Source information:
Glycine riboswitch aptamer from a Burkholderiales bacterium, 88 nucleotides, folded computationally. The sequence was found by an Rfam model in a public genome assembly. Taxonomically the source falls in Burkholderiales (Bacteria, Pseudomonadati, Pseudomonadota, Betaproteobacteria).

RNA sequence: CAAAGACAUGCGGGAGAGCGCACGCAAGACGUGCCGCCGAAGGCGUAAUUACCCAUAAUCGCUCAGGCAAACGAACCGUGUGUUUAGG
Numbered sequence: 001c002a003a004a005g006a007c008a009u010g011c012g013g014g015a016g017a018g019c020g021c022a023c024g025c026a027a028g029a030c031g032u033g034c035c036g037c038c039g040a041a042g043g044c045g046u047a048a049u050u051a052c053c054c055a056u057a058a059u060c061g062c063u064c065a066g067g068c069a070a071a072c073g074a075a076c077c078g079u080g081u082g083u084u085u086a087g088g
Stems, first nucleotide, its partner, number of pairs: 001087001005084009018035001020034005036068003042064001043062003049055001
């Protein structure tokens, strides 16, 4: 000096599913209970890779948590910044 990568962060985009019913409350997007659903925070499980075992993935499955008008959040994508790193 510093590409790709890794981590953090700002900005932009970002799906799905009942504004369900009852009660409480002045009211509600709040609280409790009941049922019905979603999958892209997180979490858990799982293949090949082949003697076996172990290790190991997901936007695949599960739905503990979370979510089902708005807001917030949201995997992932783009971009900026910082740190770090191979290398020269």